[in-house]
Context: one part of a larger RNA
């Protein structure tokens, strides 16, 4: 001097891009983070149109006429009365609404089928079983391409629904009956075993009129298991290690090779070129530093590995011995009717806790990408944005230009002076930046039209107001750039090293003036 996933301490305007649990792989409340498919099925439910049988509503038409009453006679009482009209009856008239039936759309617990081994996380383990480079032959491959065949017949279950128990719960149990691309049996075959005879495996439909599936072979591409070599940390205060240990025949197993695994021979195998042990450790592209050899790291991104509370275990399936799947045990932790069940953030926020220390319990599928679908789509905390944090690099500002009576004030004075200092203070002047106002994006493609933006009224343009909204830190005795005064008196203090301090301290504490660095600047910890 350089560099950090950095921490502290004083200070803090703005933006763009990167980056943030390095400890306790301690424990975890909520939310979310893997589902899709009705063009595979039976079903269930909700509609809508259309028809059958109900079913009779207002309304109209005729009558019936409580009551009311224009008026008419009358001195009044009182009478008579056109027209209005509650209410019954009847005849017309079909509404609601209910049931069946057919077409026709949606939604969906469940049975099938794809996915869930991927994407997303950490770095416990692991010194060679891993990675890396380089070869190998004894193999597997679902989805995708290509090429050739076939897709016939026929059967029994069984979930959901009912129906009845049980149980607090999770959740189970028994009866009746029911569809598939679920499950089976038989057929056929350019596959397969077999010198040959023979023997042995297979398919499924859907929607409509053309696609999409299914089944077997061959063959690609990509992906993957496997074997070999050579690299690759520290110890000898670890010196001897090993019985499936070393190799051999059988035979067993895998998708395949192989002491993988058994059964019998035989006695090998490894080692001071460090075997066994025993500590530390993921590893590599890389990243630091260094003219360079070299030395140190292995965070963020990419590739491989390994691991999912801890230990063991197999299922399913192309593929998993399976982070949000099963089973056992084992700690922990919830939840209860005490009988008995439930659960696993090393996914993304978030919490506690331990730490010097490390963030929102957020937008959104608009992009790219994945899984499902014939597709509209629907999922997706992969991701694509934003927030917080000077952690980090980089860019921009905090004003420019004139201004001497070298104002004032302050510090030093040999009291003459002199520093601060063109700095202030007037004048002019701009507007990056800030606020406001008004416009307004790219990222959008999907056969054509149309639609579709989460960031976001953000980037960026115009205009306006006004220096307006914005500078601190450590140093100054030498290494080392920058000094004088005053207080303290080996006290109180510095300090990286020599070394300062005991009455004239440039080194302590303050002022004043200076020096370097700047939205940082020290310091402390580690590397070159």
């Nucleotide at each position: 001097g350089g560099a950090u996933g950095a921490a502290c301490g004083c200070u803090g305007g703005c933006g763009a891009c990167g980056u943030g649990g390095a400890u306790a792989a301690g424990g975890c409340a909520u939310g979310c983070a893997a589902g899709u498919u009705g063009a595979a099925c039976g079903g269930u439910u909700c509609g809508a149109u259309u028809c059958u049988c109900g079913g009779g509503a207002a309304g109209c038409u005729u009558u019936u006429g409580a009551g009311u009453g224009a008026g008419u006679a009358g001195c009044a009482a009182u009478a008579c009365a056109a027209g209005c009209g509650a209410u019954g009856a009847a005849g017309u008239g079909g509404a609601a609404c209910a049931a069946g039936a057919a077409u026709u759309g949606g939604a969906u617990a469940g049975u099938g089928g794809c996915a869930a081994a991927c994407g997303a996380g950490g770095u416990a383990g692991u010194a060679u079983a891993a990675a890396u480079u380089a070869g190998g032959a004894a193999c597997g491959u679902a989805c995708c391409c290509c090429a050739a065949a076939g897709u016939c017949g026929u059967g029994a279950a069984u979930a959901g629904c009912c129906u009845g128990c049980c149980g607090a719960a999770a959740g189970g149990c028994a009866g009746a009956g029911u569809a598939a691309u679920a499950c089976g049996c038989g057929a056929u075959a350019c596959c397969c075993c077999g010198c040959a005879a023979g023997g042995g495996a297979a398919a499924a439909g859907a929607u409509u009129u053309a696609u999409c599936g299914c089944u077997c072979u061959g063959g690609g591409a990509g992906c993957g298991g496997c074997c070999u070599a050579a690299u690759c940390a520290g110890u000898a205060u670890c010196a001897g290690c090993u019985a499936g240990u070393u190799g051999g025949u059988a035979a067993g197993g895998u998708a395949a090779u192989g002491g993988c695994u058994u059964a019998c021979c035989a006695a090998g195998g490894c080692u001071a070129u460090g075997a066994c042990g025993c500590u530390u450790a993921g590893g590599a592209g890389a990243g630091g530093u260094g003219a360079g050899a070299g030395c140190c790291u292995g965070a963020c991104c990419u590739c491989c590995a390994c691991c999912g509370a801890u230990g063991g275990g197999a299922c399913u399936g192309a593929g998993a011995u399976a982070c949000g799947g099963c089973c056992c045990a084992u700690a922990c932790a919830c939840c209860u009717a005490c009988g008995g069940g439930u659960g696993g953030c090393u996914g993304c926020a978030g919490u506690c806790g331990a730490g010097a220390a490390u963030c929102u319990u957020c937008c959104g599928c608009a992009a790219u990408g994945g899984a499902c679908g014939a597709a509209a789509g629907u999922c997706u905390g992969a991701c694509g944005g934003a927030g917080c944090g000077a952690c980090g690099u980089c860019g921009c500002g905090u004003g420019g230009u004139u201004g001497a009576u070298g104002a004032a004030g302050a510090g030093c004075u040999u009291c003459g002076g002199u520093u601060u200092g063109u700095a202030a203070a007037a004048a002019c002047c701009u507007u990056u930046u800030a606020u406001g106002a008004g416009g307004g994006a790219a990222g959008a493609a999907g056969u054509u039209u149309a639609u579709u933006g989460a960031c976001g009224g953000u980037a960026c343009c115009u205009c306006a107001u006004g220096a307006a909204u914005a500078a601190g830190g450590a140093c100054c005795u030498g290494c080392a750039a920058a000094a004088c005064u005053c207080g303290u008196g080996c006290c109180a203090g510095c300090a990286g090293c020599a070394g300062c301090g005991g009455u004239a301290a440039u080194a302590c504490g303050a002022g004043u003036g200076g020096u370097c660095c700047a939205a940082g600047c020290g310091u402390u910890a580690u590397c070159c």
The part of an RNA shown here (small-subunit ribosomal RNA, 5' domain) has 528 nucleotides and comes from an uncultured bacterium. The full RNA is in RNAcentral, with records from ENA and SILVA. Its Rfam family is "Bacterial small subunit ribosomal RNA". Gene Ontology terms of the family: structural constituent of ribosome and ribosome. The coordinates come from a structure-prediction model, not an experiment, and the mean pLDDT is 84.